[in-house]
RNA sequence: GCCCAUAUAGCUCAGCAGGAUAGAGCGGCCGCCUCCUAAGCGGCAGGCCGAGGGUUCGAAUCCCCCUAUGGGUG
Numbered sequence: 001g002c003c004c005a006u007a008u009a010g011c012u013c014a015g016c017a018g019g020a021u022a023g024a025g026c027g028g029c030c031g032c033c034u035c036c037u038a039a040g041c042g043g044c045a046g047g048c049c050g051a052g053g054g055u056u057c058g059a060a061u062c063c064c065c066c067u068a069u070g071g072g073u074g
Base pairs, nucleotide, nucleotide: 001073002072003071004070005069006068007067010026011025012024013023019057028044029043030042031041032040050066052064053063054062
């Protein structure tokens, strides 16, 4: 230099042949339970999906470009 994969909540990930307010587990906070703690149960907050642009009525999802990380290769 070229090729491939990945980038979504604090962490680990799902969602990706376009469609209604973007989800789960763990973690955090509040409550219930308990003599207390843990466990268990219920609830709440937290993201506008790596940056920018394009297509479309509509984009996390498709296209272009850039960035970061990992891998392959001369």